[in-house]
Context: one part of a larger RNA
RNA sequence: UGACGGGGGCCCGCACAAGCGGUGGAGCAUGUGUGUUUAAUUCGACAGCGCGAAGAACCUUACCUGGGCUUGACAUCUUAGGAACCUACUUGAAAGAGUGGGGUGCCUUCGGGAGCCUAAAGACAGGUGCUGCAUGGCUGUCGUCAGCUCGUGUCGUGAGAUGUUGGGUUAAGUCCCGCAACGAGCGCAACCCUUAUCUUUAGUUGCCAACAGUAAGAUGGGAACUCUAGAGAUACUGCCUGGGUUAACUAGGAGGAAGGUGGGGAUGACGUCAAGUCCUCAUGGCCCUUACGCUCAGGGCUACACACGUGCUACAACGGUCUGUACAAAGGGUUGCAAAUCCGAGAGGAAGAGCUAAUCCCAAAAAACAGAUCUAAGUUCGGAUUGGAGUCUGCAACUCGACUUCAUGAAGCUGGAAUCGCUUGUAAUCGUAGAUCAGCAUGCUACGGUGAAUACGUUCCCGGGCCUUGUACA
Numbered sequence: 001u002g003a004c005g006g007g008g009g010c011c012c013g014c015a016c017a018a019g020c021g022g023u024g025g026a027g028c029a030u031g032u033g034u035g036u037u038u039a040a041u042u043c044g045a046c047a048g049c050g051c052g053a054a055g056a057a058c059c060u061u062a063c064c065u066g067g068g069c070u071u072g073a074c075a076u077c078u079u080a081g082g083a084a085c086c087u088a089c090u091u092g093a094a095a096g097a098g099u100g101g102g103g104u105g106c107c108u109u110c111g112g113g114a115g116c117c118u119a120a121a122g123a124c125a126g127g128u129g130c131u132g133c134a135u136g137g138c139u140g141u142c143g144u145c146a147g148c149u150c151g152u153g154u155c156g157u158g159a160g161a162u163g164u165u166g167g168g169u170u171a172a173g174u175c176c177c178g179c180a181a182c183g184a185g186c187g188c189a190a191c192c193c194u195u196a197u198c199u200u201u202a203g204u205u206g207c208c209a210a211c212a213g214u215a216a217g218a219u220g221g222g223a224a225c226u227c228u229a230g231a232g233a234u235a236c237u238g239c240c241u242g243g244g245u246u247a248a249c250u251a252g253g254a255g256g257a258a259g260g261u262g263g264g265g266a267u268g269a270c271g272u273c274a275a276g277u278c279c280u281c282a283u284g285g286c287c288c289u290u291a292c293g294c295u296c297a298g299g300g301c302u303a304c305a306c307a308c309g310u311g312c313u314a315c316a317a318c319g320g321u322c323u324g325u326a327c328a329a330a331g332g333g334u335u336g337c338a339a340a341u342c343c344g345a346g347a348g349g350a351a352g353a354g355c356u357a358a359u360c361c362c363a364a365a366a367a368a369c370a371g372a373u374c375u376a377a378g379u380u381c382g383g384a385u386u387g388g389a390g391u392c393u394g395c396a397a398c399u400c401g402a403c404u405u406c407a408u409g410a411a412g413c414u415g416g417a418a419u420c421g422c423u424u425g426u427a428a429u430c431g432u433a434g435a436u437c438a439g440c441a442u443g444c445u446a447c448g449g450u451g452a453a454u455a456c457g458u459u460c461c462c463g464g465g466c467c468u469u470g471u472a473c474a
Stems, first nucleotide, its partner, number of pairs: 001474002003471003007468007015458002019422005026313011043052002063299007072124001076123002078120005085102007106113002126288002129286003135282002137277003140273001142271001147186006153162003166177003192265004197233007207222002211220002236259001239253005315415001319374007331362003336355002341350003381412001386407007428450007
C1' cells in the first nucleotide's frame, strides 16, 4: 500500500421489511447432470441448465456403419486435348463407373486469346484435429457500482503519502465550503434515439366538422380535427415561501401536458476472474496427408433410469360450455400475402380479385360486456395417455413433423423444508405480430388491452461504496 475480520462509524440497492403473484407437489414441454445403453448417442458452456441452437426427418452434422475418391468439393500455377452445353441407355442404395447421340459459340492482328470442361504430373489444397495456459477479435462478471489515475508542487531515507481526506450535499469523486496543494484525464452528467404537450409546413393511400350524397368517407367537396413525418418550441430548481453557512442543496407551493435525472433505451472507467470462445472469424505452434481430408446412402444427435433447472396447462364458480355484441398496437407480404364465393363436421381444398402496400392481404384481437346453462361433483373441472379415421408441408413424416376429428378420460382438490420476481401503466392477467423457417414454438424478441396491493422503517439476511481500526496474510 492492499486484502481480510463472526472490529467500529456513515450510506445505498426489491437486500430485508410491508404486500401481490409464483417455483418447490401433479401432468406435459424443454435444457442439463450422473449412470446406463448404443456402432454413434457430435462438441462446448459450471457468472450454466427454453444456453451457443433465430427452429437436428434428408440437408444442417461436426458423430456412427457401410459404399466410393486421392492434386482432391474449393484456390493459384504448368503441359496436352476439347467449345461450353444438352441428352439416351446399362449398372448401382446413392455417390459414382461405363457405352453412345446431338452440338461447334464469343473476341481476333488468324499466331492465338477469354471463359468453361477433361486428362497427367507435382508444387500445394484441405482438417468443426490439439492447445482459449501461445494469441487477436468478440463476450460474460463485479456493475451503470462511483470509482480509477496523471502532471507539477509539497512531505517522507524509502516503499509511498498528499491531491481523492475533513464539514455539508447528491442518483453520482454531483456540487459547495474548508484544506500543501494547484490543475488535468478516463468514468458520472449532458450531447444521441424514443415516448409525453404545443406550434408550424405538407394533405395521399390517411382524416370528415360544416354542404351535397351513400349500403359504405363509396363519391363530389373540405384542410378544421385525427393521423403521418419534416422543422421548431417546451423544464431551467426559472418563480414564490420555509430551512440551510449569505453556499451547495433541501421541504412545500404556483403555473404547466409534464417538476426537480419527466418515463424508457443506447451508452459499461482503470481493472478482476491465465473467466468463456482455436466449433463464427482470424492466427502462432503441434499433429493428419490413399486420411484426422472429400463424397454418398442409411442411422444417430429424439435411447432409458434417477436427479436438478426453466417453462406451459391445471386443480375450478373471480369458473367451464354455448349464443350474441364491442374496442388495439406493432409487424410481415412478389420464389410472397392471398380476399369474395363454393365444397368439407374440421384441419383443409377449389378459386384466384387485389397488392412491390397509410391503398390490397395476413386479420378473427382475446380477456371484457349481455343472455342462457352447469350447482360443488374428481364434475359439463382437468386434459395426459392410448386406439381409429384424416389434412398439410416436403424426393421422403417408420425411427422422428405439425394440425384436425371420433373415442378413451390418467395424475391433479393449491403443494414440506426451502426459494424467485415485482414499487406504476409496474406486478398479475389477456390476446397480437415477427425472426429462424418447405414444414415444425409452451422458447425468444417485440406489440398493445385490462390493470392492482404495499413500502412503518434500516435492527437483522445478502451484495456494494467511503472513512477508520486490528492483523502471525501478500

A computed fold for a 474-nucleotide part of an RNA from a metagenome, annotated as small-subunit ribosomal RNA, 3' major domain. RNAcentral holds the full RNA, with entries from SILVA. Rfam family: Bacterial small subunit ribosomal RNA. Its mean pLDDT, the model's own confidence on a scale to 100, is 83.